[in-house]
RNA sequence: CACGCAGACCCGCCGAACCGCCGGCCCACCCGGGCCGGGGGACCGGGGACCCAUGAGUUCCUGGGGUGAAUCUGCGCUUGCAGUAGGGCUCCUUCCAGCCCGAACCCGUCAGCUAACUCGGUAGGCGGAAGGGAAGAACGG
Repeated sequence: CACGCAGACCCGCCGAACCGCCGGCCCACCCGGGCCGGGGGACCGGGGACCCAUGAGUUCCUGGGGUGAAUCUGCGCUUGCAGUAGGGCUCCUUCCAGCCCGAACCCGUCAGCUAACUCGGUAGGCGGAAGGGAAGAACGG
């Protein structure tokens, strides 16, 4: 000097997964901080009427549904390849350009929409050192 790994601060990303209050315990010179519990605000998801879904008949097959962007098509049968509905990022926003994702899990024979009502969640996982272009803002001068 370069590369790689790990940690901390700070900033940022996916996602609803954030904000504050009270109580107990602990740390502490102060400021304050940590853990546990409780109940709020905010955000997110499920269940749940009238109406609508619904013009009728026949045959065949077999469950159905939810969170999520994560569906579907072809080839292959190595469990992968090529695409695709759809989704995300580029440090104020939009456009361009570029780069990515296109999973996983849950309910348990049961649920269309759905006001009142009601039941839950607030996790987890990552990245980075001066930023690609244009336009427009904001702040500052």